[in-house]
RNA sequence: CAGUAGACUAGGCCGGGGAGCCAGCCCUAUCCUGUCACCACAAACGGGCUUCAUGGUGGGGUCGAAGCCUUGGGAGCGGUUUAUAUUAGUUAAGCAGUCUUGGUUCGUACUGAGAAACCCUGUCCUACAGGGCUCUUGUUUUUGUGAACCGGGUCAGGUCAGGAAUGAAGCAGCCCUAAACAAUGAUAAGGGUGUCUUUAGGGUCGCAGGGUGGAGGAAAGAUCAAGGGCACUACUUAAUUAGUUUAAAUCCAUCUUGAGGCGCGUCUACAA
Numbered sequence: 001c002a003g004u005a006g007a008c009u010a011g012g013c014c015g016g017g018g019a020g021c022c023a024g025c026c027c028u029a030u031c032c033u034g035u036c037a038c039c040a041c042a043a044a045c046g047g048g049c050u051u052c053a054u055g056g057u058g059g060g061g062u063c064g065a066a067g068c069c070u071u072g073g074g075a076g077c078g079g080u081u082u083a084u085a086u087u088a089g090u091u092a093a094g095c096a097g098u099c100u101u102g103g104u105u106c107g108u109a110c111u112g113a114g115a116a117a118c119c120c121u122g123u124c125c126u127a128c129a130g131g132g133c134u135c136u137u138g139u140u141u142u143u144g145u146g147a148a149c150c151g152g153g154u155c156a157g158g159u160c161a162g163g164a165a166u167g168a169a170g171c172a173g174c175c176c177u178a179a180a181c182a183a184u185g186a187u188a189a190g191g192g193u194g195u196c197u198u199u200a201g202g203g204u205c206g207c208a209g210g211g212u213g214g215a216g217g218a219a220a221g222a223u224c225a226a227g228g229g230c231a232c233u234a235c236u237u238a239a240u241u242a243g244u245u246u247a248a249a250u251c252c253a254u255c256u257u258g259a260g261g262c263g264c265g266u267c268u269a270c271a272a
Base pairs, nucleotide, nucleotide: 003270004269005268006267007266008265011063012062013061014060015033016032017031018030023050024049025048026047027046038059039058040057041056067262068261069260070259071258072257073256074255075254078251079250080249081248082247083246085244086243087242088241089240090239091238092237093236094235096233097232098231099227100226101225102224103223104222105221110216117212118211119210120209121208122207123206124202125201126200127199129197130196131195132193133192134191135190136189137188138187139186140185142183143182144181145180151176152175153174154173159168160167161166
């Protein structure tokens, strides 16, 4: 000096980034992305810092002279900005239409089994009155049920008294009834009513019926003119918001590749 085995120390690793905040850097919150891979505490009226800024305080695991740092190229998730095209929403303005009135035109449904026009009535509404129906409360009729004992009657059996005759209390059962319940009918009072009727008044676009009348006659469409408050629809323009497409710029997790810098230490044993 090199090798093998072991022990140790310095040290490495246990993530990184976009946007935001900020004069600026890191962290806490958010988003993206990677690993086999740390923990506790505090931190947006915030915590620590100043270009050597890439967190603070306190612990742990692992590797171990292993590695770390800087920088160039390529691929590239994702973010940001700008431009372009397009879609949707909102707001504003403009224009046209829907709308109203009148004229012209076209023209049919219907029509002597009776058109237009005019009149009356019902359907509708309001008020009063009466009936019907119905609700609540009360009284009541009839029927049925209905009391373990503490209601009534009758009381088998059994019990008690008695020598016996007989007497006494009395359960179950049966009968009756009170309260209560159920059904049913009647009635009184007070309400409701979408139903019917009378009377009076109102209304009548539509539908229906009737009368007068005696031959026409709606509606819709087209076009012209005038008007047009709100609303809706279509189109145009402008502003704004959001999304999407394309392109460019920029930052970048991660992967890959080149170059450079720093470091590669200490001890023990073994054999040559």
This is a predicted structure of a 272-nucleotide RNA (Archaeal signal recognition particle RNA) from a Candidatus Nanoarchaeia archaeon. Rfam family: Archaeal signal recognition particle RNA. Its Rfam clan is "SRP clan". The literature on the family includes a 2002 paper in Curr Opin Struct Biol by Wild et al., "Towards the structure of the mammalian signal recognition particle". A source record names the gene ffs. The organism belongs to Candidatus Nanoarchaeia, within Archaea. The coordinates come from a structure-prediction model, not an experiment, and the mean pLDDT is 76. The RNAcentral record of the sequence draws on ENA.